Model confidence (mean pLDDT): 80 of 100. A computed fold for an 89-nucleotide RNA from a Clostridiaceae bacterium, annotated as Glycine riboswitch aptamer. It was read from a public genome assembly, where an Rfam model found it. Its Rfam family is "Glycine riboswitch aptamer". From the family's description: This family represents the bacterial glycine riboswitch. Glycine riboswitches usually consist of two metabolite-binding aptamers domains with similar structures in tandem. The aptamers cooperatively bind glycine to regulate the expression of downstream genes. In Bacillus subtilis, this riboswitch is found upstream of the gcvT operon which controls glycine degradation. The organism belongs to Clostridiaceae, within Bacteria.
RNA sequence: ACGGAUCUCUGGAGAGACCUUUUUGAAAGGCGCCGAAGGGGCAAAUCCAAUUUUGGAUGACUCUCUCAGGCAAAAGGACAGAGGGUAAA
Repeated sequence: ACGGAUCUCUGGAGAGACCUUUUUGAAAGGCGCCGAAGGGGCAAAUCCAAUUUUGGAUGACUCUCUCAGGCAAAAGGACAGAGGGUAAA
C1' cells in the first nucleotide's frame, strides 16, 4: 500500500394469522413445519501410534441435524451492494 474487523445505509428467503387455556398480542400446553442468527456432525487429505492390518488427532460448506431460533405484521436474518475504516491476524 492492498485487504480485513467493529460501525452505517439498502436489499434479503423459508415454514400453521393452527388447536386449547387465556387478556387481541405476548406467555403456557398440544400437534404440524422451516433453515439463512448461533450451535452440533462429517469427506478427501495430512499427521501420530502400532505393525501389515488397525486405532487416534486435525479436518469445509449455502451439505446434514434441528439443541437454540423461527412459522401474519414488527423484530431478527446467512449473504450481497454501497459507504467508512485501517494497530494487528